[in-house]
RNA sequence: GGCGGGAUAGCGCAGCCCGGUAGCGCGGCGGGCUCAUAACCCGCAGGUCGGUGGUUCAAAUCCACCUCCCGCAACCA
Numbered sequence: 001g002g003c004g005g006g007a008u009a010g011c012g013c014a015g016c017c018c019g020g021u022a023g024c025g026c027g028g029c030g031g032g033c034u035c036a037u038a039a040c041c042c043g044c045a046g047g048u049c050g051g052u053g054g055u056u057c058a059a060a061u062c063c064a065c066c067u068c069c070c071g072c073a074a075c076c077a
């Protein structure tokens, strides 16, 4: 270099096909419950959606290029 998969909250992931308020679980913080802790319940914070550009009223989603990670087979040495 070829083919395929992936990059979204601290971590694990969904949402993308078919554009329209960025979500779930764990974790963190606060509160409730308890003699207390755990468990359980309620709430809150946390995101330039890998980068740049384009299309559009509107892009995580569509298009182009690029970066990084994982896998596969084949070939050469």
Base pairs, nucleotide, nucleotide: 002072003071004070005069006068007067010026011025012024013023020057028044029043030042031041032040050066051065052064053063054062